This is a predicted structure of a 73-nucleotide RNA (transfer RNA) from an uncultured Clostridia bacterium. The sequence was found in a public genome assembly. The coordinates come from a structure-prediction model, not an experiment, and the mean pLDDT is 80.

RNA sequence: AGCGGAGUAGAGCAGAUGGAAGCUUGUCAGCCCCAUAAGCUGAAUGUCGUAGGUUCGAGUCCUACCUCCGCAC
Numbered sequence: 001a002g003c004g005g006a007g008u009a010g011a012g013c014a015g016a017u018g019g020a021a022g023c024u025u026g027u028c029a030g031c032c033c034c035a036u037a038a039g040c041u042g043a044a045u046g047u048c049g050u051a052g053g054u055u056c057g058a059g060u061c062c063u064a065c066c067u068c069c070g071c072a073c
Stems, first nucleotide, its partner, number of pairs: 002071006010025004019056001027043005049065005
């Protein structure tokens, strides 16, 4: 060189057949408490690795590239 897998919120992960993104945890605010923790309620945060293509419509399909992991040599 070749083959396979992964890349989605600060972190860990979902997202069968394309219809437009959610869960846990964390963060912030409030409630509760003498106070803290726990608990309860609410909120914020995503160029979905990059660039093209297909399509009315792409996290999802196609192509190339980048990073990481593994196999093989």